[in-house]
RNA sequence: GGGUGAGUAAUAUAUCGGAACGUGCCCGGUUGUGGGGGAUAACUACUCGAAAGAGUGGCUAAUACCGCAUGAGACCUGAGGGUGAAAGCGGGGGAUCGCAAGACCUCGCGCAAUUGGAGCGGCCGAUAUCAGAUUAGCUAGUUGGUGGGGUAAAAGCCCACCAAGGCCACGAUCUGUAGCUGGUCUGAGAGGACGACCAGCCACACUGGGACUGAGACACGGCCCAGACUCCUACGGGAGGCAGCAGUGGGGAAUAUUGGACAAUGGACGAAAGUCUGAUCCAGCCAUACCGCGUGCGGGAAGAAGGCCUUCGGGUUGAAAACCGCUUUUGUCAGGGAAGAAACGGCGCGCUCUAAUACAGUGUGCUAAUGACGGUACCUGAAGAAUAAGCACCGGCUAACUACGUGCCAGCAGCCGCGGUAAUACGUAGGGUGCAAGCGUUAAUCGGAAUUACUGGGCGUAAAGCGUGCGCAGGCGGUUAUGCAAGACAGAUGUGAAAUACCCGGGCUCAACCUGGGAACUGCAUUUGUGACUGCAUGGCUAGAGUACGGUAGAGGGGGAUGGAAUUCCGCGUGUAGCAGUGAAAUGCGUAGAUAUGCGGAGGAACACCGAUGGCGAAGGCAAUCCCCUGGACCUGUACUGACGCUCAUGCACGAAAGCGUGGGGAGCAAACAGGAUUAGAUACCCUGGUAGUCCACGCCCUAAACGAUGUCAACUGGUUGUUGGGAGGGUUUCUUCUCAGUAACGAAGCUAACGCGUGAAGUUGACCGCCUGGGGAGUACGGCCGCAAGGUUGAAACUCAAAGGAAUUGACGGGGACCCGCACAAGCGGUGGAUGAUGUGGUUUAAUUCGAUGCAACGCGAAAAACCUUACCUACCCUUGACAUGUCAGAGAUCCCGCAGAGAUGUGGGAGUGCUCGAAAGAGAAUCUGAACACAGGUGCUGCAUGGCCGUCGUCAGCUCGUGUCGUGAGAUGUUGGGUUAAGUCCCGCAACGAGCGCAACCCUUGUCAUUAGUUGCUACGAAAGGGCACUCUAAUGAGACUGCCUGCGCAAGCAGAGAGGAAGGAGGGGACGACGUCAAGUCAUCAUGGCCCUUACGCCCAGGGCUACACACGUGCUACAAUGGCGCAUACAGAGGGUCGCAACAUGGUAACAUGAAGCCAAUCUCAAAAAGUGCGUCUCAGUUCGGAUAGAGGUCUGCAACUCGACCUUAUGAAGUUGGAAUCGCUAGUAAUCGCGCAUCAGCAAUGGCGCGGUGAAUACGUUCCCGGACCUUGUACACACCGCCCGUCAAGCCAUGGGAGUUGGGAGGACCUGAAGAUGUAUACCGUAAGGAUGCAUUUAGGGUUAAACCAGCGACUGGGGCUAAGUCGUAACAAGGUA
Repeated sequence: GGGUGAGUAAUAUAUCGGAACGUGCCCGGUUGUGGGGGAUAACUACUCGAAAGAGUGGCUAAUACCGCAUGAGACCUGAGGGUGAAAGCGGGGGAUCGCAAGACCUCGCGCAAUUGGAGCGGCCGAUAUCAGAUUAGCUAGUUGGUGGGGUAAAAGCCCACCAAGGCCACGAUCUGUAGCUGGUCUGAGAGGACGACCAGCCACACUGGGACUGAGACACGGCCCAGACUCCUACGGGAGGCAGCAGUGGGGAAUAUUGGACAAUGGACGAAAGUCUGAUCCAGCCAUACCGCGUGCGGGAAGAAGGCCUUCGGGUUGAAAACCGCUUUUGUCAGGGAAGAAACGGCGCGCUCUAAUACAGUGUGCUAAUGACGGUACCUGAAGAAUAAGCACCGGCUAACUACGUGCCAGCAGCCGCGGUAAUACGUAGGGUGCAAGCGUUAAUCGGAAUUACUGGGCGUAAAGCGUGCGCAGGCGGUUAUGCAAGACAGAUGUGAAAUACCCGGGCUCAACCUGGGAACUGCAUUUGUGACUGCAUGGCUAGAGUACGGUAGAGGGGGAUGGAAUUCCGCGUGUAGCAGUGAAAUGCGUAGAUAUGCGGAGGAACACCGAUGGCGAAGGCAAUCCCCUGGACCUGUACUGACGCUCAUGCACGAAAGCGUGGGGAGCAAACAGGAUUAGAUACCCUGGUAGUCCACGCCCUAAACGAUGUCAACUGGUUGUUGGGAGGGUUUCUUCUCAGUAACGAAGCUAACGCGUGAAGUUGACCGCCUGGGGAGUACGGCCGCAAGGUUGAAACUCAAAGGAAUUGACGGGGACCCGCACAAGCGGUGGAUGAUGUGGUUUAAUUCGAUGCAACGCGAAAAACCUUACCUACCCUUGACAUGUCAGAGAUCCCGCAGAGAUGUGGGAGUGCUCGAAAGAGAAUCUGAACACAGGUGCUGCAUGGCCGUCGUCAGCUCGUGUCGUGAGAUGUUGGGUUAAGUCCCGCAACGAGCGCAACCCUUGUCAUUAGUUGCUACGAAAGGGCACUCUAAUGAGACUGCCUGCGCAAGCAGAGAGGAAGGAGGGGACGACGUCAAGUCAUCAUGGCCCUUACGCCCAGGGCUACACACGUGCUACAAUGGCGCAUACAGAGGGUCGCAACAUGGUAACAUGAAGCCAAUCUCAAAAAGUGCGUCUCAGUUCGGAUAGAGGUCUGCAACUCGACCUUAUGAAGUUGGAAUCGCUAGUAAUCGCGCAUCAGCAAUGGCGCGGUGAAUACGUUCCCGGACCUUGUACACACCGCCCGUCAAGCCAUGGGAGUUGGGAGGACCUGAAGAUGUAUACCGUAAGGAUGCAUUUAGGGUUAAACCAGCGACUGGGGCUAAGUCGUAACAAGGUA
């Protein structure tokens, strides 16, 4: 020189200083270089050893070694003196000497001594340099002194003695981590993180120790010893150290060639040539990074083909490709071809030195040679678009979208999140976006993050004010003068290495890169100055603080004494059956006399009224009265001291209740406990008892929602009202004004996220302290300290979540409040629930019992008619372009009739017949049928959670919103709330609102009165008919009428009451249609329509039979009844609204009847269905399972229909079941209503209709009222709810997983202590050994690496068992919290 960063938190580094030092090579000065000596290696001979190597004898040289001489200077000194040096080698030569060598002289290179310098190094100091206090005390050579030793040099560096010091809360010691710096990355900066490359310093070289040599090492490629490891061995012994350059193995996510050259730069040696140099310069590998370049440019639309999408029109890929023209960077081939090289050297000419033309030095000119890279950079030419594009992403953040596949699967994911059949989020494709020879991921740092806040945060309720005070250290500190100059400020000087970064230039074609200059390096030190401010010192001042004197108020504290009321107990008396207790009870007490009541006594605890957001205290806290002791506060005025002050880590003191210890006391109350209730349970709430405790004394504990959730002190900043304690003024009978100190309420500005605070601040500032940094784990664990214990204090981590939290808003909800309404309750009437049968549903059954509807708001619902059909279901038999639509081709002919087979669909024959329009005809056309092939048809198949439309419900409830304005940071509010009133958000008044819309009401229909008009089929004053007439009834069109308009009372008004007048009708006259914003993913894909999916010789179509009609049972809705207000028989009266030609049918005849036969009339105010029934009159029945009731059932019929078996209705006769008014529960209805009576219609061949929709007849009762049940509206309140109480949510237990504490022990680790042993080396010393000497060898002592033993501490791993913790769609038990959460 090169490598590495193990150790090292200071023997280090950085910056600035210092004095007691050394120095090879280099430079300057001075002096010297005289004369001697003895060895030894190499070599040689022999010997030992496997080797490494070693030994003995012999020869020899030196610039190797040792004396002697000299000593300018050096060092020592007793100032006389003493000590200690050297080496030669090479060149040249004029004079002189010498036989010669040579002497002598001289030059060069050396050598010795010494003195300066430069550079380098050693040492000392100051300042700065990570984390932990769950590390608080450390230190005996330790701190200092004296004297020695020692070193190049200062020094406890070492030793002897003496003293007892030294460090530490400004963090010692201990533990962990770490090479330091210039700088690098980031950042606006301040900072934060880092210390690769390059440069400076340090440390290390297998691990530990040691010295030797040397100018320099305690030495990477040196030595000795010990240890671990590897290798060689003849087993006796030896050898080694890549953290040099390459390279190998291992480890790992991962990091290169066993290359070329000394050509350049630099180094060592040499006089030089030169030699050495894995320093270095080059090349190789790697997209690892930075920079530059290319992969072409122009034209070209039939917008080709293909792909993808599609609304089937098209769009997009595509300003693309193909095709035409052009260019040639790069690459390929060929040719040329650098700079990096000039010194040294040689030659010539000068100069200096010299006696010298020599040597040496120096200047200048000429000149030989030298290139690893490398035939590289670069230049020229040729051909030719030729050689060259990927990666990520496309839900938002964030630029970029569609299709298919998949179906909470597979998967994605940075955060939010996506995926459960239409996924722009998964996978693929097409398209797009971004970057580009790269792109994306992962890991890491800073930023954003004001999210540790110095710049630059907070603490009432979000995390956060110590429970309170006193107070040492610390921090901060009134006013004035003088001095000093530590801080501060200003100037100058030195330094702040270079590189980096910045600015201005230069060089590679540009850039990266390289390079010149500048500024800067915010720092440190020295010096000069200033004197405002801080500080220090000294002297004053009185405004802060304090003291004295004078007053005042007070549950302030401690001790003692006293008092009355009440509870309980005891005694005596009176007195008798209950008392007590509760929602209701019971336990309990009482005939052994309670409770109640009178008198007396005992004992303990607490102090009614006064009493008050009143008082006092630092806080906790303090309440009968009096006495004693005692602290503080406030006010007024004067005097005094003279900054004595404020805050306070550690510390000290006080500190409710509960609890603990000892000893007392114990009336009442009362944890635990017992009993009684309540309850599904009730270890609770309620009741009866009851022990600790509560009380006192002494001693502990030391925590509270110890709260104003607000630290203390000081200053400043609008007001109003009360109240407590003082003072002053005015007026004095009450009073009033000002002021100081407290204590409350409201509020300007300001602050605050808001709520709120607001001179008593949470405002504006200053000083100091404490505390916070997401939720859970956890105030837990471990450790320390305190405690008798209970426990307190200090106080983590792993792991886990994406939130937890605050304030306010809108809703919803409440076993919160206020107010109002509704057949909601109440008052009534009639039912259902019990019976039979009808009908619908569930369930069951079945081949099928088709499907849908399921709390209110499904269940006589879709269905205003299931024997076939309907029909969707089942079983069989068939068809496959299809039962139905459109298009193409071919053929036929409209069509009708009759057979046969078959359950039929269908199959197979026969016969008759030749259509319509145009045209003269030929022919053409339309429609029809058959056949063929394909597009397609078809589907009551799925999804109502993909949809449209329609509809139910809250609810005919009175609500739901908007514009502008205003308020609020905002969500939002206001309007719409309030006072009245209404059926009504109806209207009025008020109001930061003013207006408007959808709803309400009205407009529409119907009904009630009248008028006008019109009258046939209607009506009839004409006797009937005919005819007349249109007054009446009626019909059907138009109007009128009702508005609280008038009156009385109340009221501001709106309006209400009276019902008074009038009126047919009176306060919306009755009824209907009409249904706001929305809710329920309410209902319907089976009315219809429709996206997607599915089936396509079937999930389509046709057809026969069956089923939808089943039947142990359960439910809903209606019918008929149970009878006398009735049944039956006879007689008799009065409607309305409807229907009718495939029809309604009078009337007549037959039949007991259903009905049949014949038949007038009527397309309807004409004819007809058609008889209304209850009612009324007369008769009968006489309370019974009946003359009630009619189910069931025998027989016989009628009708419809292709067809009444499954499965129709009706008639006659016969049969005559249950049922004697219906448990719990529950429904409807407020007037022409309920109840009751019949009539009609739709559907329909017929009919299961007792259903549905209408019509009229007769025609009630009751409503005191709003406490309660249900539903709803508005206001308010609380909320932990917002898929909104069918909400949310807690804990144990059970299961799985995860991390963690304890744990008998066990294993390992590092550092230190004690003892034993102790290599090499060094130092000291000794010796009878070797050496002429220098010196060496050996012994002893000291020191010490390593090794061993031992005790304790610390750290880490494992550990049976055990503790809690966290997490995990659908487990168990309860319901603790959120509403008054059902016991706040």

Model confidence (mean pLDDT): 84 of 100.
A computed fold for a 1384-nucleotide RNA from a metagenome, annotated as small-subunit ribosomal RNA.
It matches the Rfam family "Bacterial small subunit ribosomal RNA".